RNA sequence: CGCUGAAUUCCCGCCACAUAUUCGCGGGGAUCGGGGGACCCAAGGAUGUUGGGGCGAAUCGCCGGCCUCUGCCGCGUAGCGCUAGCUCUUUCAGCGCGAGCCCGUCAGCUAACCCCGUAAGCACCGAAGAGAGG
Numbered sequence: 001c002g003c004u005g006a007a008u009u010c011c012c013g014c015c016a017c018a019u020a021u022u023c024g025c026g027g028g029g030a031u032c033g034g035g036g037g038a039c040c041c042a043a044g045g046a047u048g049u050u051g052g053g054g055c056g057a058a059u060c061g062c063c064g065g066c067c068u069c070u071g072c073c074g075c076g077u078a079g080c081g082c083u084a085g086c087u088c089u090u091u092c093a094g095c096g097c098g099a100g101c102c103c104g105u106c107a108g109c110u111a112a113c114c115c116c117g118u119a120a121g122c123a124c125c126g127a128a129g130a131g132a133g134g
Stems, first nucleotide, its partner, number of pairs: 002122003008030007032117005041108001051106001052103004060076003064073003079097005086133006092126001
């Protein structure tokens, strides 16, 4: 100078400190994001069961390989992201992801209202055209 993501910013107090700022802890607000929750609408349901549901792009497959297997690996795939000299959309080409976690028998939509999060982890330079904004 940049990327994924909602994950940025302000104030107060405390600790440390010669002072200030930064970092750390606690609290509050703004911002952005998510969930629950009526009428109406929609829908049959699974209590005694193939329970059901949420965040997220992260679903669904194979006469595949290994293997004792409910395991491991591989190949695809719905879908998603990046390729920077202001930002956004789009075309071509290339490179990646296609996970994980949570609720706990319970949740359709849903005004008022209520609740929760505001992390974590990375990277070092493809080309051309069009449009919009600044």

The RNA shown here (c-di-AMP riboswitch aptamer (ydaO/yuaA leader)) has 134 nucleotides and comes from a soil metagenome. Of the family's consensus pairs, 91% are formed in the model. Its mean pLDDT, the model's own confidence on a scale to 100, is 76.